SAM riboswitch aptamer (S box leader), 114 nucleotides, folded computationally.
[in-house]
RNA sequence: UUCUUAUUCAGAGUGGUGGAGGUACAUAGGACCGAUGAAGCCACGGCAACCCCUUGGAGCAAGGAAGGUGCCAACCUGAGCAUUGCCGGGAAUCCGGCGGAUGAACAAUAAGAG
Numbered sequence: 001u002u003c004u005u006a007u008u009c010a011g012a013g014u015g016g017u018g019g020a021g022g023u024a025c026a027u028a029g030g031a032c033c034g035a036u037g038a039a040g041c042c043a044c045g046g047c048a049a050c051c052c053c054u055u056g057g058a059g060c061a062a063g064g065a066a067g068g069u070g071c072c073a074a075c076c077u078g079a080g081c082a083u084u085g086c087c088g089g090g091a092a093u094c095c096g097g098c099g100g101a102u103g104a105a106c107a108a109u110a111a112g113a114g
Stems, first nucleotide, its partner, number of pairs: 001114008013044005021033003045072003050068002052064005077105001081103004085098005
């Protein structure tokens, strides 16, 4: 770097340092987090349970957390794509709404393969 599979409304932070950015990947209206201190770095702590460990009736279930990752401010898509449900408006192919539904693509994380 490419491919495959799974997941993505939950959860978890303090101190020191730093000093204005960050969510967020080139550009960008808006939104959100940020001087009650952003990014980054350090220490310690925590969450989760992909790999992992234990037991069993074993591609599953229950339990665990030593180790490998990941994560702990803030919208996976900034105004998204396709199909579709319901509600409201309208004479109407139309318009508006819902943290609507399903799918595709993108992104992130994990495991595996090349």
The sequence was found by an Rfam model in a public genome assembly. The coordinates come from a structure-prediction model, not an experiment, and the mean pLDDT is 76.